[in-house]
RNA sequence: AGAGUCAGUCAAACAGUCGCUGUUUCUUUAUCUUUGAUAAAGGAAGGGAGGAAAGUCCGGGCUCCAUAGGGCAAAGCGCCAGGUAACACCUGGGAGACGCGAGUCUACGGAAAGUGCCACAGAAAAUACCGCCUAAGCACGCAAGUGCCGGUAAGGGUGAAAAGGUGCGGUAAGAGCGCACCGCACGGCUGGUAACAGUCCGUGGCUAGGUAAACCCCGCUGGGAGCAAGACCAAAUAGGAAUCCAUCGGCGUGGCCCGCGCUGGAUUCGGGUAGGUUGCUUGAGGCAGUCGGUGACGGCUGUCCUAGAGGAAUGACUGUUCACGACAGAACCCGGCUUAUCGACUGACUCUGCUU
RNA sequence: GGGCCGUUAGCUCAGCUGGUAGAGCACUCGGCUUUUAACCGAAUUGUCGUGAGUUCGAAUCUCACACGGCCCACCA
Numbered sequence: 001a002g003a004g005u006c007a008g009u010c011a012a013a014c015a016g017u018c019g020c021u022g023u024u025u026c027u028u029u030a031u032c033u034u035u036g037a038u039a040a041a042g043g044a045a046g047g048g049a050g051g052a053a054a055g056u057c058c059g060g061g062c063u064c065c066a067u068a069g070g071g072c073a074a075a076g077c078g079c080c081a082g083g084u085a086a087c088a089c090c091u092g093g094g095a096g097a098c099g100c101g102a103g104u105c106u107a108c109g110g111a112a113a114g115u116g117c118c119a120c121a122g123a124a125a126a127u128a129c130c131g132c133c134u135a136a137g138c139a140c141g142c143a144a145g146u147g148c149c150g151g152u153a154a155g156g157g158u159g160a161a162a163a164g165g166u167g168c169g170g171u172a173a174g175a176g177c178g179c180a181c182c183g184c185a186c187g188g189c190u191g192g193u194a195a196c197a198g199u200c201c202g203u204g205g206c207u208a209g210g211u212a213a214a215c216c217c218c219g220c221u222g223g224g225a226g227c228a229a230g231a232c233c234a235a236a237u238a239g240g241a242a243u244c245c246a247u248c249g250g251c252g253u254g255g256c257c258c259g260c261g262c263u264g265g266a267u268u269c270g271g272g273u274a275g276g277u278u279g280c281u282u283g284a285g286g287c288a289g290u291c292g293g294u295g296a297c298g299g300c301u302g303u304c305c306u307a308g309a310g311g312a313a314u315g316a317c318u319g320u321u322c323a324c325g326a327c328a329g330a331a332c333c334c335g336g337c338u339u340a341u342c343g344a345c346u347g348a349c350u351c352u353g354c355u356u
Numbered sequence: 357g358g359g360c361c362g363u364u365a366g367c368u369c370a371g372c373u374g375g376u377a378g379a380g381c382a383c384u385c386g387g388c389u390u391u392u393a394a395c396c397g398a399a400u401u402g403u404c405g406u407g408a409g410u411u412c413g414a415a416u417c418u419c420a421c422a423c424g425g426c427c428c429a430c431c432a
Stems, first nucleotide, its partner, number of pairs: 001352010012321007020048002023045010050327001054338002057336005062226004069258004075221004079093005094108001095106004109217002114215002116211003129156002131152003137148004164182006183206001184204005189198003230278004240269006249263004271431003285304008322325001357428007366381004375412001384398004405421005
């Protein structure tokens, strides 16, 4: 200098004017239950979208239904250890795959519990079709030989996949039948918390194709619904009709049985109100320092308060500058994942080339 | 805001215990008819919404994304 890997930060900047929406506070007026409270108007100060606010894919808080109880079904997850409120997330490690490397990716339990499926091709897709052999035994034959009884898996255009591979010996033909090397399985030893690993030792000739994002088996997890949950106040009316189920019933949020609670209930049609308060933002919170840990993270100390609307605010204009501005807008709240995204910057590291 | 479905030929739908996808209508051509309709016969139909993964093999199984649709308040 070029090419690349990983981690992280920012999301045009500054000034002015006019607006929008909450909070706090001051003044005036009105009312009342009068050292105060509420409402209206005006003034002042200060706050006002994101890294994904998104998809709603996971996990939790919160609320109601038993304080969420037991079993089955259905569902999800799946190497090991740890972190966490919890997780399908994160961290570290193992194994496998990719890359020269820094590094990256992986739904990564079980196919000797059982069942199913494996199109076409092929002898055969898991009880061997063609082929090879006729040593032993039986029958016939003078004999060559033929037949029966058998033996075998070396070879056979296939296929995604064909019952360990190569070589030597061996045999009637063959074959882990025997041996050497490689691979595999099991047991031990050593290291490691474990997954697992090994120039280790021994045993077994090897029996067992794939598919579990097919059923299934094993282990673990968890009740359901969701802020339009739920609580309070106010206003209003046709306090209604039809159908169904009935106390061994029905309902209490989705499947079944039990349990617990309640006693009429469900659906449809019709009627009324579509107003206010609360839930609502201080929280598993942010930042800094320090300690423990490889790390995720945790402990302690200090400091900060940083949107809370309800047809739904965060905008418009002017001036200056630049690299000319992407994806995109909170709606109960958090932790993740995934997806979209103009660009700019920081740190650590790898490979190649050149110079000293 | 929350919950739940769907996407297959031009249109309406089957097919989803994995093995190269069909039906009806429509369109095109031929026949019948003086002509049209009806009727008869034939042919063409498709990246199965998009992209990945599992598998030998995916419309079907899994994941992500896109598009479209449905439902929900309170009172008695």

This is a predicted complex of two RNAs, RNase P RNA and transfer RNA, with 432 nucleotides together.
Rfam match: Bacterial RNase P class A. The family's RNA type in Rfam is ribozyme.
Its mean pLDDT, the model's own confidence on a scale to 100, is 78.